[in-house]
RNA sequence: AUGGUUCCCACGGGAGAGAGCGGCACCGGAUAACCGGCAGGCCGCCGCCGAAGGCGCAACCCGCCCGGAAACGCUCAGGCCCAAGGACCGCCGGAACCGG
Numbered sequence: 001a002u003g004g005u006u007c008c009c010a011c012g013g014g015a016g017a018g019a020g021c022g023g024c025a026c027c028g029g030a031u032a033a034c035c036g037g038c039a040g041g042c043c044g045c046c047g048c049c050g051a052a053g054g055c056g057c058a059a060c061c062c063g064c065c066c067g068g069a070a071a072c073g074c075u076c077a078g079g080c081c082c083a084a085g086g087a088c089c090g091c092c093g094g095a096a097c098c099g100g
Base pairs, nucleotide, nucleotide: 003098004097005096006095007094008093011090012089013088018046020045021044022043023042024041026037027036028035029034047080048079049078053076054074055073056072060068061067
């Protein structure tokens, strides 16, 4: 050098679950009353998801202790049209380390 590990940026892929109900606001019609619309603003209620994050147990790691630790669990946060986000995977480039 080839190769490997970790981190960062860019790119690609990336699931699940109510377009729920009610009210207010907003838009249109209407003299008012009222009617229609409302995924997208706010509040409340019920149901649900789990792959940002967080928390918990634990296989396992560590000679033992301390400690670390999941894609398992809990749902505080977050999410339940699209968008955004998204664990994780791939990959260009860069940095550090291992090895040689």
Source information:
This is a predicted structure of a 100-nucleotide RNA (Glycine riboswitch aptamer) from Proteobacteria bacterium UBA3588. It was read from a public genome assembly, where an Rfam model found it.